[in-house]
RNA sequence: UCAGCGGGCCGGGUGAUCGCUGCGGUUCGCCGUAGAGGAAAGUCCGGACUCCAUCGGGCAGGGUGCCGGGUAACGCCCGGGCGGCGUGAGCCGACGGCCAGUGCAACAGAAACAAACCGCCCGCUUCGGCGGGUAAGGGUGAAAUGGUGCGGUAAGAGCGCACCGGCGUCCUGGUGACAGGGCGGCCGUGCAAACCCCACCCGGAGCAAGGCCAAAUAGGGGAGAAGGGUGCCCGACCCGUUAUCACUCCCGGGUUGGCUGCUAGAGCGGCGCAGCAAUGCGCCGUCGAGAGAAAUGGUCACCGCCCCGUUCGCGGGGUACAGGAUCCGGCUUAUAGGCCCGCUGGACCA
RNA sequence: GCCUCCGUAGCUCAAUGGACAGAGCACCUGGCUUCGGACCAGGAGGUUGUGGGUUCGACUCCUGCCGGGGGCGCCA
Repeated sequence: UCAGCGGGCCGGGUGAUCGCUGCGGUUCGCCGUAGAGGAAAGUCCGGACUCCAUCGGGCAGGGUGCCGGGUAACGCCCGGGCGGCGUGAGCCGACGGCCAGUGCAACAGAAACAAACCGCCCGCUUCGGCGGGUAAGGGUGAAAUGGUGCGGUAAGAGCGCACCGGCGUCCUGGUGACAGGGCGGCCGUGCAAACCCCACCCGGAGCAAGGCCAAAUAGGGGAGAAGGGUGCCCGACCCGUUAUCACUCCCGGGUUGGCUGCUAGAGCGGCGCAGCAAUGCGCCGUCGAGAGAAAUGGUCACCGCCCCGUUCGCGGGGUACAGGAUCCGGCUUAUAGGCCCGCUGGACCA
Repeated sequence: GCCUCCGUAGCUCAAUGGACAGAGCACCUGGCUUCGGACCAGGAGGUUGUGGGUUCGACUCCUGCCGGGGGCGCCA
């Protein structure tokens, strides 16, 4: 200097002026103060919280899926193993099990299950063929009964041997995934994002959850089991078992109000310690939206950045994606432009 | 806001993971008719919403986006 890889961050600034929302103050004129994001988004996972009175077991259903660790939890994160890609820095991987069982494999092809169409070899022959052996060769297919080579044979074949692949078993190392080595000739392939098996996890609903108050009415009508209590079953336990009331559901009616939940929290910033890291612990500092169908904006000036034009004085235009609604941890998706750190490969110079 | 369902021709719908995705109506051309409709014959029209993945093979299975529909307030 060119090309690239990984990680982190910013994502307009200052001033004036006119407005909006919350809170505090007020002499009711106003004044002060705070006011979106890295994704607030999609609502795809996981939790907190609240109700279903509570608890346990089984079934069904759903989810996850190499190993170890982190965490409140996760399908997230970190570290490692294995496989693939790249010269490399590095990147990607739904990565348990078709030696439990079942199912599927269209078309082509002789055959997709246990296989002989052509070919090769042996025997017979009426020379048309017939019987047997053979998966080495041809052909079909996404896939054809381990691959290459040598020996062997009538021709062949793990039939024998060497190397590679795969499976089983033993030993060694490792917490483990796994790796290395010894022995055994090999009993076909793909699909589990096919049913399924194995291991682990999960009760359901959701802040329009839930609680309190007020206003209003036709305080209306109908139905419901003696059992009911989260999808089903069982047990403990709770409520009820006479009618009214009440309860549950449906129809009808009224209302479109207030308070709460509501934001100080797995919070944010800094330092130290433990750890490879994710992360955890300790100390100090700090408070940063909580709303009515819903505020956070407009204009001007200067500066910054980008594009176009230029008589190099400047002129014109633009400044991404987007925007809270119970809260938090993640993932995914969108994002103009720019900055920083570490690393790899090439070329050149000293 | 929260929950949930769906997307195939212009419209309404089909399609065990298996060739080139079909049917009715609508549309176009020709015939019949004086003309039109009905009828007869023929034809066109599809990135199966979209991007990836699994598989030999995807409308179908998995997943990320995009678009649309439905439900849920309080009182007694």

Predicted 3D model of RNase P RNA and transfer RNA as a complex of 426 nucleotides. Rfam match: Bacterial RNase P class A. Rfam links the family to the GO terms dimeric ribonuclease P complex, ribonuclease P activity and tRNA processing. Its mean pLDDT, the model's own confidence on a scale to 100, is 79.